Predicted 3D model of a 104-nucleotide RNA (Guanidine-I riboswitch aptamer).
Its Rfam family is "Guanidine-I riboswitch aptamer". Its family is annotated with regulation of gene expression in the Gene Ontology. For this family Rfam cites "Metabolism of Free Guanidine in Bacteria Is Regulated by a Widespread Riboswitch Class" (Nelson et al., Mol Cell, 2017).
The coordinates come from a structure-prediction model, not an experiment, and the mean pLDDT is 85.
RNA sequence: AUGAAGGCUUUCUAGGGUUCCGCAGCAAGCAAUUGCCGGUCUGGUCCGAGAGAAAGCCCGCAGUCCAAUGGACUGUGCCACGGAGGGAUAAAAGCCUGGGAGAU
Numbered sequence: 001a002u003g004a005a006g007g008c009u010u011u012c013u014a015g016g017g018u019u020c021c022g023c024a025g026c027a028a029g030c031a032a033u034u035g036c037c038g039g040u041c042u043g044g045u046c047c048g049a050g051a052g053a054a055a056g057c058c059c060g061c062a063g064u065c066c067a068a069u070g071g072a073c074u075g076u077g078c079c080a081c082g083g084a085g086g087g088a089u090a091a092a093a094g095c096c097u098g099g100g101a102g103a104u
Base pairs, nucleotide, nucleotide: 006058007057008056009055010054011053012052015047016046020044021043022041023038025036026035027034028033059077060076061075062074063073064072065071066070079099081102085097086096087095
C1' cells in the first nucleotide's frame, strides 16, 4: 500500500427507551373523568442487530434431470475483535453512520 466477505425482505430474540396504553404518585371534581408527573414502573404498543435465530426471494458455484441455446430439482455460500463522536425518531439502543476509523 492492497485485499478479505453476495444482495434484499419478513418474523423473532438479546438489547433499548417512554410517544400511546396500562401502572404508581399528586391535584381538580359529588361522580364519571380530566390535568400534571414518574422508565430509579414488571408490562402491552413501539425501536431493534454486519459481527444473534429462523424463513422467503434474487444472485453466484457444483451436480442431476428434462425435445432443451432454456427450465426444474438437489447441494453449496456460514469468516467476523472493534471505539469515541455524530444522526434519526417521543426517546434510547447491539438502530443509522458501520464488515467505517482502529486492531488482527